[in-house]
RNA sequence: GGCCGAAUCCCGGGUCUUCAGGGCCGGGGAACGGGGGAACCAGUGGGCCCUUGGCGAACAAGGGUCUCAGGGGCGAGUCGCCGGCGUACGUCGGCGUAGCGCGUUCUUUCCGCGCGAGCCCGUCAGCUAACCCCGUAGGCGCAAGAAAGA
Repeated sequence: GGCCGAAUCCCGGGUCUUCAGGGCCGGGGAACGGGGGAACCAGUGGGCCCUUGGCGAACAAGGGUCUCAGGGGCGAGUCGCCGGCGUACGUCGGCGUAGCGCGUUCUUUCCGCGCGAGCCCGUCAGCUAACCCCGUAGGCGCAAGAAAGA
């Protein structure tokens, strides 16, 4: 000089001393991000089966059926198949996948490289104007392609 992410900027107050755009504490504002919350409208997911599209098990649309079921939030982070351990719930690993990020502005196409986690609420919250509430962390880093248009 940069990356993921909302996680940045500004203005006062107190206090400390190494006197700095400093540390700590506590405020205010802007900006960005998230949640709750009417009317109107509205069930959802899952299992199994069928039809269509798709290279496709994981994708999309529609239909039928069930003696299935807590629900919800942040986030790209969903789902499928195979194998091991385990009585089971589960857990470990592999290969993929909906989707996401980077290749130092934006759009489209191609190419290359990655991610495809984790956490929280606690039986409760659809959408939702007014209104109310909350966050501004953490973690990385030599990673730097092409064409067209702006």

About this RNA: A computed fold for a 150-nucleotide RNA from a soil metagenome, annotated as c-di-AMP riboswitch aptamer (ydaO/yuaA leader). The model forms 96% of the base pairs in the Rfam consensus. The RNAcentral record of the sequence draws on MGnify. It matches the Rfam family "c-di-AMP riboswitch aptamer (ydaO/yuaA leader)". Rfam describes the family as follows. This family represents a conserved RNA structure found upstream of the ydaO and yuaA genes in Bacillus subtilis and related genes in other bacteria. The ydaO/yuaA element is thought to act as a genetic 'off' switch for the ydaO and yuaA genes in its native state.